[in-house]
Context: one part of a larger RNA
RNA sequence: CUGGGCGUAAAGCGUGCGUAGACGGUUAUUUAAGUCGGGUGUGAAAGCCCCGGGCUCAACCUGGGAAUUGCAUUCGAGACUGAAUAGCUAGGGUACGGUAGAGGGAAGUGGAAUUUCCGGUGUAGCGGUGAAAUGCGUAGAUAUCGGAAGGAACAUCAGUGGCGAAAGCAGCUGCCUGGGCCUUUACUGACGCUAAGACUCGAAAGCUGGGGGAGCAAACAGGAUUAGAUACCCUGGUAGUCCCAGCUGUAAACGAUGGUCACUAGAUGUGGGAGGUAUCGACCCCUUCCGUGUCGUCGCUAACGCUUUAAGUGACCCGCCUGGGGAGUACGGCCGCAAGGUUAAAACUC
Numbered sequence: 001c002u003g004g005g006c007g008u009a010a011a012g013c014g015u016g017c018g019u020a021g022a023c024g025g026u027u028a029u030u031u032a033a034g035u036c037g038g039g040u041g042u043g044a045a046a047g048c049c050c051c052g053g054g055c056u057c058a059a060c061c062u063g064g065g066a067a068u069u070g071c072a073u074u075c076g077a078g079a080c081u082g083a084a085u086a087g088c089u090a091g092g093g094u095a096c097g098g099u100a101g102a103g104g105g106a107a108g109u110g111g112a113a114u115u116u117c118c119g120g121u122g123u124a125g126c127g128g129u130g131a132a133a134u135g136c137g138u139a140g141a142u143a144u145c146g147g148a149a150g151g152a153a154c155a156u157c158a159g160u161g162g163c164g165a166a167a168g169c170a171g172c173u174g175c176c177u178g179g180g181c182c183u184u185u186a187c188u189g190a191c192g193c194u195a196a197g198a199c200u201c202g203a204a205a206g207c208u209g210g211g212g213g214a215g216c217a218a219a220c221a222g223g224a225u226u227a228g229a230u231a232c233c234c235u236g237g238u239a240g241u242c243c244c245a246g247c248u249g250u251a252a253a254c255g256a257u258g259g260u261c262a263c264u265a266g267a268u269g270u271g272g273g274a275g276g277u278a279u280c281g282a283c284c285c286c287u288u289c290c291g292u293g294u295c296g297u298c299g300c301u302a303a304c305g306c307u308u309u310a311a312g313u314g315a316c317c318c319g320c321c322u323g324g325g326g327a328g329u330a331c332g333g334c335c336g337c338a339a340g341g342u343u344a345a346a347a348c349u350c
Stems, first nucleotide, its partner, number of pairs: 004321003007304002012318001014201001016199001021194001023192001025088007033081002035077008049065006091191001092188004097182003103177003107173003110154001115149007125136002162169002206247006215241002220236004258317006266295011299306002323350003332343004
């Protein structure tokens, strides 16, 4: 390189945006770079191959041909690809009108609960466990009533419900703001798809500076358990968890399933629209578009299973894999304050 693959065997980048590149709807005309055909020149000789000849044969020698699939040049062809011009509207986009939503940002605000503090009532226990003990309590705890402070999270509604590219998003209110879906026309006229590199976002933990700190709780301390118990259980408890600004850039970042487009039986739920029948109106019913589930035919699969939301049938583009260990390690580069991340081997061994 060819070939084979990537749900679970090795293998889909965590996610988007988009540059180069690759690929690209439809009609006509032109062009002739690719493409196809003819001619000419060249493609040394020897060798290989074919047909002959000479050494008694052969090896060997020798004559002719073919081949040399290439390159250059010239004359043509015009289907396809490219290029140019002029169009088109089925892809894409824009506008008008609706619509659902925990989509995002900053601000305000609410109640329940835990804790602490103050005051009242009240008295000897409380708490905790398998059982206990550490712990708290006559300096008045636990319980209960009233008041105050402060932080964090938002019960019910709540739903294999919704929104978002993913990470993720949930009390309520208004403000700013992104995207989707549906209907009808109008406009634009291929403006598309994918995407190396670059760039954006990216849970939790962690880091830097400044705040905050109710509950929970790595570390740590004590009590138990145990042969031991650096654990599981209990009592405490600091980072952290929260906010602001910055960094880190990783996860079983999972549907372990890259993106876009087209095609291929049905059945039944559910979320958001639109239309029809009917009706005073709504519901029901029917049709259709978008999303999200379950079952399932053909087909696929090693099987499990997947099945119009494909792992089916095709097209285009990107990423990735090539026995186990060594190793996602060493070295080097780049990034980071660090922790570390990313790129990424070999010896050796089975």
This is a predicted structure of a 350-nucleotide part of an RNA (small-subunit ribosomal RNA, central domain) from an uncultured bacterium. The RNAcentral record of the full RNA draws on ENA and SILVA.